Notes
A computed fold for a 72-nucleotide RNA from a Candidatus Pacearchaeota archaeon, annotated as transfer RNA. The prediction has a mean pLDDT of 83. RNAcentral records the identical sequence in 4 taxa. Rfam family: tRNA. It is annotated as a transfer RNA.

[in-house]
RNA sequence: GGCUCUGUAGCUCAGUGUCAGAGUGCUGCUCUCAUGAGGCAGAGGUCGGGAGUUAAAUUCUCCUCAGAGCCA
Numbered sequence: 001g002g003c004u005c006u007g008u009a010g011c012u013c014a015g016u017g018u019c020a021g022a023g024u025g026c027u028g029c030u031c032u033c034a035u036g037a038g039g040c041a042g043a044g045g046u047c048g049g050g051a052g053u054u055a056a057a058u059u060c061u062c063c064u065c066a067g068a069g070c071c072a
Base pairs, nucleotide, nucleotide: 001071002070003069004068005067006066007065010024011023012022013021018055026042027041028040029039030038048064049063050062051061052060
């Protein structure tokens, strides 16, 4: 330098056009003599950034940033 893949909640990841979700963690309540486990509720997101297509984009296209792999 070329090609491919990855980027979504604190962490690990799903979601491949039509409401942004799960597990775990966090907070509160409940339960218990107490702690843990269990149960219930809640908070937490510019979907890496920008532009385009579309009635509608996490999703499709282009550019760009960061990371990983392969080739040279």